This is a predicted structure of a 96-nucleotide RNA (c-di-GMP-I riboswitch aptamer) from an Alphaproteobacteria bacterium. It matches the Rfam family "c-di-GMP-I riboswitch aptamer". About the family: GEMM was predicted in a large-scale screen for bacterial structured RNA regulatory elements. The sequence was found by an Rfam model in a public genome assembly.
């Protein structure tokens, strides 16, 4: 350096759930807690999934034609998930 995770050790992370804070929400931070994890360390580049407050598109109504009011769903922008998968970067121990 390559490939792998059988065994062992030093250690690491922490799902659900609970408390609290933030957020429209998905969800996130912190504390507790451990289902699991050899990258469950970091990064949204690609696909998936989730959210829908705000902006855009679409609609209805009013109008003095300047504009105004209301609104379900959907899509895009946007947001989230790196513990959904792929990819990128980095890395402990052991075997090779």
């Nucleotide at each position: 350096g390559u490939u792998c995770g059988a065994u062992a050790a030093a250690g690491g992370c922490a799902a659900a759930c609970c408390g609290u804070u933030c957020g429209a929400g998905a969800g996130a931070g912190c504390g507790g807690g451990a289902c699991g994890c050899a990258a469950a360390g970091c990064c949204u580049c690609c696909g998936g999934c989730c959210c829908a407050a705000g902006g855009a598109c679409u609609g209805u109504c009013c109008g003095u034609c300047a504009g105004g009011a209301c609104g379900c769903c959907g899509u895009c922008c946007g947001g989230g998930u790196a513990g959904c998968g792929g990819g990128g970067c980095u890395g402990c121990c052991g075997a090779u």